[in-house]
Molecule: small-subunit ribosomal RNA
Organism: uncultured bacterium
RNA sequence: GAUGAACGCUGGCGGCGUGCUUAACACAUGCAAGUCGAACGGGGAUUACACGGUGAUGCGAUUUCGGUCAAAUCAAGUGCAAUCUUAGUGGCGGACGGGUGAGUAACGCGUGGGUAACCUGCCUUGCACUGGGGGAUAACACUUAGAAAUAGGUGCUAAUACCGCAUAAGCGCACGGUCCUGCAUGGGACAGUGUGAAAAACUCCGGUGGUGCAAGAUGGACCCGCGUCUGAUUAGCUGGUUGGCGGGGUAAAGGCCCACCAAGGCGACGAUCAGUAGCCGGCCUGAGAGGGUGGACGGCCACAUUGGGACUGAGACACGGCCCAGACUCCUACGGGAGGCAGCAGUGGGGAAUAUUGGGCAAUGGGCGCAAGCCUGACCUAGCAACGCCGCGUGAAGGAAGAAGGCUUUCGGGUUGUAAACUUCUUUUGUCAGGGACGAAGCAAGUGACGGUACCUGACGAAUAAGCCACGGCUAACUACGUGCCAGCAGCCGCGGUAAUACGUAGGUGGCAAGCGUUAUCCGGAUUUACUGGGUGUAAAGGGCGUGUAGGCGGGACUGCAAGUCAGAUGUGAAAACCACGGGCUCAACCUGUGGCCUGCAUUUGAAACUGUAGUUCUUGAGUACUGGAGAGGCAGACGGAAUUCCUGGUGUAGCGGUGAAAUGCGUAGAUAUCAGGAGGAACACCGGCGGCGAAGGCGGCCUGCUGGACUGAAACUGACGUUGAGGCUCGAAAGCGUGGGGAGCAAACAGGAUUAGAUACCCUGGUAGUCCACGCCGUAAACGAUGAAUACUAGGUGUGAGGGGGCCAAGCCCCCUGGUGCCGAAGCAAACGCAUUAAGUAUUCCACCUGGGGAGUACGUUCGCAAGAAUGAAACUCAAAGGAAUUGACGGGGACCCGCACAAGCGGUGGAGCAUGUGGUUUAAUUCGAAGCAACGCGAAGAACCUUACCAGGCCUUGACAUCCGGAUGGCGUAUGGGCAAUGCCAUAUUUCCUUCGGGACAUCCGAGACAGGUGGUGCAUGGUUGUCGUCAGCUCGUGUCGUGAGAUGUUGGGUUAAGUCCCGCAACGAGCGCAACCCCUGCCUUCUGUAGCCAGCAUUCAGGAUGGGAACUCAGGAGGGACUGCCCGGGAGAACCGGGAGGAAGGCGGGGAUGACGUCAAAUCAUCAUGCCCCUUAUGGCCUGGGCUACACACGUGCUACAAUGGCGUAAACAAAGGGAAGCGAGCCUGCGAGGGUAAGCGAAUCCCAAAAAUAACGUCCCAGUUCGGAUUGCAGUCUGCAACUCGAGUGCAUGAAGCUGGAAUCGCUAGUAAUCGCGGAUCAGAAUGCCGCGGUGAAUACGUUCCCGGGUCUUGUACACACCGCCCGUCACACCAUGGGAGUCGGGAAUGCCCGAAGCCGGUGGCCCGAUCGAAAGAAGGGAGCCGUCGAAGGCAGGCCGGAUGACUGGGGUG
Repeated sequence: GAUGAACGCUGGCGGCGUGCUUAACACAUGCAAGUCGAACGGGGAUUACACGGUGAUGCGAUUUCGGUCAAAUCAAGUGCAAUCUUAGUGGCGGACGGGUGAGUAACGCGUGGGUAACCUGCCUUGCACUGGGGGAUAACACUUAGAAAUAGGUGCUAAUACCGCAUAAGCGCACGGUCCUGCAUGGGACAGUGUGAAAAACUCCGGUGGUGCAAGAUGGACCCGCGUCUGAUUAGCUGGUUGGCGGGGUAAAGGCCCACCAAGGCGACGAUCAGUAGCCGGCCUGAGAGGGUGGACGGCCACAUUGGGACUGAGACACGGCCCAGACUCCUACGGGAGGCAGCAGUGGGGAAUAUUGGGCAAUGGGCGCAAGCCUGACCUAGCAACGCCGCGUGAAGGAAGAAGGCUUUCGGGUUGUAAACUUCUUUUGUCAGGGACGAAGCAAGUGACGGUACCUGACGAAUAAGCCACGGCUAACUACGUGCCAGCAGCCGCGGUAAUACGUAGGUGGCAAGCGUUAUCCGGAUUUACUGGGUGUAAAGGGCGUGUAGGCGGGACUGCAAGUCAGAUGUGAAAACCACGGGCUCAACCUGUGGCCUGCAUUUGAAACUGUAGUUCUUGAGUACUGGAGAGGCAGACGGAAUUCCUGGUGUAGCGGUGAAAUGCGUAGAUAUCAGGAGGAACACCGGCGGCGAAGGCGGCCUGCUGGACUGAAACUGACGUUGAGGCUCGAAAGCGUGGGGAGCAAACAGGAUUAGAUACCCUGGUAGUCCACGCCGUAAACGAUGAAUACUAGGUGUGAGGGGGCCAAGCCCCCUGGUGCCGAAGCAAACGCAUUAAGUAUUCCACCUGGGGAGUACGUUCGCAAGAAUGAAACUCAAAGGAAUUGACGGGGACCCGCACAAGCGGUGGAGCAUGUGGUUUAAUUCGAAGCAACGCGAAGAACCUUACCAGGCCUUGACAUCCGGAUGGCGUAUGGGCAAUGCCAUAUUUCCUUCGGGACAUCCGAGACAGGUGGUGCAUGGUUGUCGUCAGCUCGUGUCGUGAGAUGUUGGGUUAAGUCCCGCAACGAGCGCAACCCCUGCCUUCUGUAGCCAGCAUUCAGGAUGGGAACUCAGGAGGGACUGCCCGGGAGAACCGGGAGGAAGGCGGGGAUGACGUCAAAUCAUCAUGCCCCUUAUGGCCUGGGCUACACACGUGCUACAAUGGCGUAAACAAAGGGAAGCGAGCCUGCGAGGGUAAGCGAAUCCCAAAAAUAACGUCCCAGUUCGGAUUGCAGUCUGCAACUCGAGUGCAUGAAGCUGGAAUCGCUAGUAAUCGCGGAUCAGAAUGCCGCGGUGAAUACGUUCCCGGGUCUUGUACACACCGCCCGUCACACCAUGGGAGUCGGGAAUGCCCGAAGCCGGUGGCCCGAUCGAAAGAAGGGAGCCGUCGAAGGCAGGCCGGAUGACUGGGGUG
C1' cells in the first nucleotide's frame, strides 16, 4: 500500500459498487421454460343463424268453462358458422440463459497455427422443385388392475405425425478416361456408364411454409508447436503398451475398437508415483525485473445427490429429460411408489463471518408465434449491511473580565482558551408544504416496476448530527494521581521491585475522521534466493585427491548457408481493465467517445559483423619423437651397522630401578654394573635444510631390477587433437574389521603402587589387543593453504633448489632465461585481519557448495558395509540472537621490568593464664540503635549509678517540653510556704508590672479554637554535607594535528634515569590541565633584635634561695634573617639526565617529621551530629516522671593491661625531663590519720604560684630458682572520697586471703633509627569513675645477602568464549514440572491401484420354434421392424494379498524450555 474480510468502540446524509472465502452439507414452501389453434382431431364457453315431433310462461282467438288452437318470449336440444379457450397429437425451444469450482497438472487453459480428416437447426444469397397415394395412432368412448403413481385391453379418428411411388440436377455411390495442380496422403475441372435418394401444406392470393443442391455467415469438433505448481527420502514406467497390415466405428484423422504381425514406446531436458490446484483477460504490490492472487465483470473448461449408461436431436451422453445401481429423505392400504436449490428468495447446520420467502417485465436481452401476445428469480429495480470507494455536513464572523468549572503549580501563576457565554449572520443537511422529470426506441396512439423518486421553489430554526486511536524510542504528541516485578502493557527494543512521560485514571496534546483501532493474509522495504542484483581464507559455504562420460565453454585466416541475432512489412494479440486527451451525472467516485498500450506469437522480405553450421587452410594452444641432468615418486628382491630386549658363559657384590618425594617391581636361587658369544623383531642417528618428489593421502640406511611423472635444450612431426566435468570409476593417514603369519621395543584395555576429599586421570612398575608382514574390507580426519580446476594480464626487492645461456682481472664473482619453493612489499582488493605474478587483484569458462542459532549431521526411508559405521538427509518445537574481525578495559596457578616492613634478615609481641574493654551468640519486660573482610569489633562513646537514654514496666499530659498567628481573661511571671504522691502531674495560701492621648498598647501567664508543633519513626538503594579505602600509589585527562570506515590510537609508547608521567634523549606529534615536587608548620646549625615572671659569665650584696643590685654575654623565649644548590673535585654515563666516591659543612643529594589525598572505584559508611525529598504516627511512633535496663552469662572472637620472674622482686637513701592543666579550679605549708583522706590555709587567672613525686637508671642491702619475698585474680572485714543517691552499678585505702600462670599449638601482628623495645609524665571528656584515646620526654638496640617465593601496587606485552569484568563465564549427569517428537506388541479408520468372483441399465453382436399395419408378392412368403434369449464390454458390490499416507498405544529413546 492492498482486501469479498472479521472483531472492539462509535455512528448524520447521499451516490456508485460489493456481500457463504466454511459443509460440492441437508433442504420445508413458492417461483426460475415454455410457446404455437396461421399443423391436427376433439372438448368447453360465448355469440349469430336455422330447425323442430321438447318444456315453461303465454298476447290473442274460441269454448260445452272441462278445455282447445296459438303469435311472441325464455330455457334445453339439434345443425351450420364465428369468436375465445386448450388436455392430447404435431412443430420449435427445454444443449441458451442462470449456478458452482468438487474433479482436473490435462491439448484442461493461454498463445500461434493446421483440417487435402470434419459437422453446422434457426439466418442470408443463388438454382431447381413442391405430383400422386396409403396405413395407422393419441385424444375420445367403454373397460380391467391398483391405495396411489400409473399400466393394460377393446373400439373410433386427424394432421405440416408416419410410409411407399413418381420426377430430379451442377447431389451421393461405383467404374474406367482426359487435363490442371499440391510437400505428401491427395485435390480440382470436364465428359461418360451404371445406380440411389425429396417434399406439406395453409392462405385474407400479397404471401407464409416445405424439399434438394451450392455458397455465405454463425456456432462447434479434432490435431499440432510453445508455455503452464511442489517433491528424487518417488528412478525406472508401459501389454492396446509402441508401430505395421486389414477391418469396424465416427461428422471426422487416430489402438478410438478388433484380428494378425513385429518388439517396441517414455525417462536425469525428470518418465512413473505422491501432494496441491479449475485456467486466462485481469487484480494487488513493486522503480523495474519480479512476487502474490484468480472474489465481482468478461472468455474457456468441468460439474449438477454419488457412480454407470445410452435415447432423442443440427447440437447432450442433457442442472429444473430418461434407464440402472448406491446412500439419504418422503408417501403407502406394505403390494409398491416419489424426490434431487452448486437457479431466485428462504430454512437448518457449519462458521469469526456474508442480505428479502420484495416489485416489475417499463427498459436491455432470450424462447415460441404471421401477429396480437404469452413466458422469462436472465434482467431492471427496491430492501438489509459504514463491507469498500467517492462526495457533503455536524455551522460562520465577531467576542478578554483571558468568566466559571476542570487540571496543574515553584501558590506568583500556567493551561483548557476565542474555546464557551454573548452579539450578528447563513441554512448545506433536516422537517413541512407546493411543483415535478429524463429514462419511451417505434408511423401514430398507447405503454414507467423504480416513483410523486431525483430535481426545483418556499417556510422554519443553530436548530437533527463526533468519535476512535495514540502520546518511552522507532513515531507526530506530557503532566498529575493511583499502583509497587502486583495489577498490567508490549510490533521490536523493552516498561512495572514507592517519586512509572511505557500499567490504570484524569487533564492536556497529536493523528485520522463517520469512522478509528486490532487481527488475519499478500507484496514492498529484503541485493534476506541476488536474471536485473549476492556469496564461499577467518562470518554459512571448495567436493579428501585424481581420471574421465554426458553436458557447458573454446585459437588464427578465407568462403558458403542463415538456426540464433538485427531491420522492414502483414496478420493476430476479444471486450472490459490500464494510460492520455475529451464528454455526461452540480464535483468526485461512477459512466462514456477517440487514441495509445497489450513488451507476445506467426507469416514474409532483407542484412551477414558476432555465435552456430559446412568446407578449405595455418601454427602460437595441446601432443609426439629427440638431448640432458635432478629427485625420501612407486613396486619387488637382497644386504648393513648402531641401539633396546632376551638367552648362555665369565668377572663381581648388595643393592638396582623409579620419583617432586616414594612405593609397587627386580635382586644373595647372585640382580644392577661389566666382558665375550648367540637369538629375534622393529626402526633407520649424523647428513637433514620453510631442501627434494608425488594428484592428494604420503615418501628418508644402502644396493640391484622393473616402472610413473615433472623440468631443461633444440625445433623434426601432427594440426585445435583444448578446458572443465553432473553421474561413473580409481586412489585415499590413523584407528578399526576378517583370515594366516610375526611379535624386540612401545602400548589402548587391564593389574598393582603413588597423588588426592575422591583420582575409574596426570606420575611410577608391569602388561594384552594393536603397532610389523601377506591378502581382503572400511572410506573417514583441523584429509588445512580451513583458499576447486584452467587460461591471460597487472611495480618491485631478497633468499633457496633444478636446468640452460652470456660476461669478467676466474679456487671466484656478476648478468639473463625457463619451470619450482619461501620471505618482504606497490597498485588493487578486503568488514577488518590480511592477500598481493604461488592473489584473497583485473577478467573469462566450467564444476562443487551456502542462505539465522539450536534441534542435527539427529530421526525416518534408501544405498553401501562382516561389523563398527559411512553416504544421502528432514520436521515438530524453541531462541532473538548465534557468528567474524578489530577496540578499550579487567583477568591469567602468561611473559618482561620495577616498587612497598611484601618476603627474607632481625627485635618485640598476639594466639595459652587472670583481668579490662568491644563484638557475636544466648538470655531478658528491656538487655536502645548503628558499624561487618582488609577499610566492623578500647569503633560512633573526649568517659551509661540518676541525668545522658533513644530501650522496658508503671503513672500522667494532649495546640502539647519548643516556634508563629487569632480571640478572650488576668496582672502576672516569679518568689516564699504548706498538703499529697514512688515521683511528675495535682491541690492550697501569701505577695504583686510598665507606658498612655485613658480609647488602649507593650510584656507575660492562663483559657479556647484551629492552622500547626513534635518524632533518635522508615528509606544512606531518593539526597546534600562529611568520612573511610585503593593510596601519598604515580597516575588521570584535554586542545589542535596526524592515523583508522569505526570503536579508538598517537601524545602517555621506546632508550636511559628517578621516590615520582622526576628529568634527559629519540619519536607525527606539538602544547596544556589535575596530580608529583616546591611554596606552609615543627625540628636540626648560625646571625641579629628584644630581655620579664626566663638566664647569671664577669662585678657587688646575701638569711646562700638569681634572693637583691646589676648585666644582656650564655641557656631560653619569640620575631626577622642566613644556610644545602649536585654549588666544587674525581670517575661512570651519550660532552645528557643522572649515578658512585670525595672535600668543605651543624646538616649532602627529598636532612628528619607533619599538614597536604588527582580522575575515579566500592549503589562503601552515616536520615542517630546536622540539613533534606518522599512515606508514616498525631489523646501517640509526640511530651513529662519514678524505677529498671544498656553493666545479664553456658560460650566464641577481636583489642589491651598485668604476669609467669634474678637483665628480676623488695627495702633504704640519692640524680636527671619534656609537654601540659588550673577559678564552681590548681591548692603549697602546718596539724591529724598506718593509709585513702580530713582540718586549716598562703600563693596563683599563672615562663612568677600550684598540680609535681618524674620513672626506668646508678649506689647499698636482701632474696637464691621455689608456684617462691614471682604473680596478683578472687574473697572477707574495716574505712575514705565524689555525688540528692554508690543495692542492682563507682573509684581509692588498710589488714587479711593468695587463684590461674613456669614464656604459650596451628596460625598471626608491629617495626629499618633517636626507630623497635622499655620507663614514667601530662591532657581532653569529667561531680566521681581509664589497662582506652591524644600528647610528652628519658634510656635506647639488632638486622636488611637479596627479590626465587607469599601479599598489594605500577608500566609494557600476550591470550581471552570475561565487560555485574575470574567472587566472571560456563559443561554434563541427577531430581522436579511442562512441551513437541523418534521407536513400539499392536489397534482403528482412509486412499489409489492390482487379481479373481458376481454382473444392473445399456450400446454392439448373435439368434429361433415369438410378434408386426403401410412396400413387393395372386398366395405362400420376402424386405424391414420389434420384443425375447444368448454373448463381449460393463457401474456398484464381494473376496484376496500387497502398497501409500494418517490417528492412536503400555513402555521406551533422545530433544527443548523452566